A computed fold for a 91-nucleotide RNA from a Pseudomonadota bacterium, annotated as c-di-GMP-I riboswitch aptamer. NCBI's taxonomy places the organism under Bacteria, Pseudomonadati, Pseudomonadota. Its mean pLDDT, the model's own confidence on a scale to 100, is 79. It matches the Rfam family "c-di-GMP-I riboswitch aptamer". Rfam's curators write: GEMM was predicted in a large-scale screen for bacterial structured RNA regulatory elements.

């Protein structure tokens, strides 16, 4: 300094649930908890899942509905990857 990740040390985050606000929803915000994280730090650029809307198939006697595909906006980074930074130094 690069790989790497410890029954090591100083820290860091905050699953679920609860509460209150925000949003048509996905979901986020603040607070309180702590499953768990070596980036559970950052970024929606690749892909996955989800959510409106719209449009085809199709279901129904008919309209509604249920499925399924496609475009478009969005939400998710704690669901992978890909990028950029970072804290310490055992094997």
């Nucleotide at each position: 300094u690069c790989c790497c990740g410890a029954u090591a040390a100083a820290g860091c985050c905050a699953a679920c649930c609860c509460c209150u606000c925000u949003g048509u929803g996905a979901a986020g915000u603040g607070g309180g908890c702590a499953c768990g994280g070596a980036a559970a730090g950052u970024c929606c650029u690749g892909g996955g899942u989800c959510u409106c809307a719209g449009a085809u198939u199709g279901u129904u006697c008919a309209g509604c509905c249920a499925a399924a595909u496609c475009u478009g906006a969005g939400a998710u980074g704690g669901c992978c990857g890909a990028g950029c930074u970072g804290c310490c130094g055992a094997a």